[in-house]
RNA sequence: CGAAACCUUCGGGGCAGGGUGAGGAGAGGCGCGAGCCGCUCCAAUUCCCGAUCGGCGGUACAGCCCGCGAGGGCGCGGCAAUCUGAGCGCCCAGGAUCCGGUGGAACUCCGGGGCCGACGGUACAGUCCGGAUGAGAGAAGGUGUCG
Numbered sequence: 001c002g003a004a005a006c007c008u009u010c011g012g013g014g015c016a017g018g019g020u021g022a023g024g025a026g027a028g029g030c031g032c033g034a035g036c037c038g039c040u041c042c043a044a045u046u047c048c049c050g051a052u053c054g055g056c057g058g059u060a061c062a063g064c065c066c067g068c069g070a071g072g073g074c075g076c077g078g079c080a081a082u083c084u085g086a087g088c089g090c091c092c093a094g095g096a097u098c099c100g101g102u103g104g105a106a107c108u109c110c111g112g113g114g115c116c117g118a119c120g121g122u123a124c125a126g127u128c129c130g131g132a133u134g135a136g137a138g139a140a141g142g143u144g145u146c147g
Base pairs, nucleotide, nucleotide: 001147002146003145005143006142007141008140009139010138017049018048019047023042024041025040026039028037029036030035051127052126053117054116055068056067057066058065063115064114071092072091073090074089075088076087097113098112099111100110101109119130120129121128
C1' cells in the first nucleotide's frame, strides 16, 4: 500500500409577516316549538399572498443528469409446532430544469427564469404532530489476519 473480515463513532434541513374563516365559545334578539338571526371573541405553520429548506455515492462543485437511501407488502429465518426475532431474499410504489455566459470539459460553476417533495393525523401539510431514542444510502477511524 492492497484485500477480505470484524468493531466503534458519525450519518436531514425548513413557514417571518399578512389575509380568509371550516369550526368553537359568549352574551343578545326573534320564534309556541324544532330552531333561526345578526354581533363580539377565539380559530389553518395545512387554504390564499408571501417566506423558507435541500440525505448519500458518481461526474467540472448537482434537490430537479445517472444511481442509491427513506415508504409499503410477501416469503425465508436457531427446534416438531406456535410466538418472537437479528439477519437474508423477492415484489410494488416513488418527484422536479430550462435559457444565456465562461471553459478542453459544467442540465453541476456564474447570471437569470422555472419546478419538485412518502405515509398516518388534523381545516387540504416538503416545513406541525406521529411511527422515529427507529431505519438508512454512506462517511470517518480502529483491530488483528493474509498478500
A computed fold for a 147-nucleotide RNA from an Armatimonadota bacterium, annotated as FMN riboswitch aptamer (RFN element).